[in-house]
RNA sequence: GCUGGAAUAGCUCAGUUGGUAGAGCGUCGCACUCGUAAUGCGCAGGUCGUGGGUUCGAUUCCCUUUUCCAGCA
Numbered sequence: 001g002c003u004g005g006a007a008u009a010g011c012u013c014a015g016u017u018g019g020u021a022g023a024g025c026g027u028c029g030c031a032c033u034c035g036u037a038a039u040g041c042g043c044a045g046g047u048c049g050u051g052g053g054u055u056c057g058a059u060u061c062c063c064u065u066u067u068c069c070a071g072c073a
Base pairs, nucleotide, nucleotide: 001072002071003070004069005068006067007066010025011024012023013022019056028042029041030040031039049065051063052062053061
């Protein structure tokens, strides 16, 4: 330099023939307990890496760009 892949909640990851974004763990609150852990219930937490384009509508399609990984030279 070229090619391919990844980027989504604090962490690990789903999700998409384009139509209100989810789980597990964790945080917080409540219940339970003499108390703690465990367990059960509930809440919060996301401009879906950046910037554009297409579209009535984009996490999803197209382009650009950043970081990381792999391959080729």